[in-house]
RNA sequence: CUCUUAUCUAGAGCGGUGGAGGGGCUGGCCCUAUGAAACCGCGGCAACCUUCAAACGAUUUAUUGUUUGAAAGGUGCUAACUCCUGCGAAGCGAUUGCUUUGGCAGAUGGGAG
Numbered sequence: 001c002u003c004u005u006a007u008c009u010a011g012a013g014c015g016g017u018g019g020a021g022g023g024g025c026u027g028g029c030c031c032u033a034u035g036a037a038a039c040c041g042c043g044g045c046a047a048c049c050u051u052c053a054a055a056c057g058a059u060u061u062a063u064u065g066u067u068u069g070a071a072a073g074g075u076g077c078u079a080a081c082u083c084c085u086g087c088g089a090a091g092c093g094a095u096u097g098c099u100u101u102g103g104c105a106g107a108u109g110g111g112a113g
Base pairs, nucleotide, nucleotide: 001113002112003111004110005109006108007107008106013042014041015040016039017038021031022030023029025086027084028083043078044077045076048074049073050071051070052069053068054067055066056065057064058063059062082105087102088101089100090099091098092097
């Protein structure tokens, strides 16, 4: 980087360096010199992988699957629903719009190449 799969309305910030951007992209709307990105330190959140335990099941009888619980080793995350939106459908309202829903895209984890 490509493919595949699960999840995405919950949760959780201070300090140092730095010095103007950031929220993936579009259009919005926001955050930001009361200090952006990035990096570092120390915290925190969560529970995908992992480990352990229990229950139930499968068979190859010592392995494996499912569920539940615990821990926190590997990741991840720590403004706003993935901030809203885009393409389609349905409902309502009707000059613009609103609501619901499917998709696209994206993010993160697992697996494969």
The RNA shown here (SAM riboswitch aptamer (S box leader)) has 113 nucleotides and comes from Virgibacillus necropolis. NCBI's taxonomy places the organism under Bacteria, Bacillati, Bacillota, Bacillaceae, Virgibacillus. Model confidence (mean pLDDT): 85 of 100. It matches the Rfam family "SAM riboswitch aptamer (S box leader)". Gene Ontology term of the family: regulation of gene expression.